Molecule: c-di-GMP-I-GGC riboswitch aptamer
Organism: Gammaproteobacteria bacterium
RNA sequence: CCUGAAAAGGCAAACCUGCCGAAAGGUGGGGACGCAAAGCCACGGGUCUAACGUCGGGUAAGAGACUAUGACCGCCGGGCUGCCAGCG
Numbered sequence: 001c002c003u004g005a006a007a008a009g010g011c012a013a014a015c016c017u018g019c020c021g022a023a024a025g026g027u028g029g030g031g032a033c034g035c036a037a038a039g040c041c042a043c044g045g046g047u048c049u050a051a052c053g054u055c056g057g058g059u060a061a062g063a064g065a066c067u068a069u070g071a072c073c074g075c076c077g078g079g080c081u082g083c084c085a086g087c088g
Stems, first nucleotide, its partner, number of pairs: 001088001002086003010035002015030006033074001039080003043077003046072003053066003
């Protein structure tokens, strides 16, 4: 470097719950759907939310629309790092 997951282990989806957040979502606890990088990084793509802003309406107010600076690494790619075993 490549392949794999036997052994020893690791992580932890949905859901429930406390906290944070406008939300997406994050985080603590419970819990396991799964994962050989489901370890880390928003670099490219993608997806989600729409606070602020713009439009809209009108006396006013609402619905609605657009838009990340926000979010997701367990969506894909990429970068960095790593336990064990095996042919080479």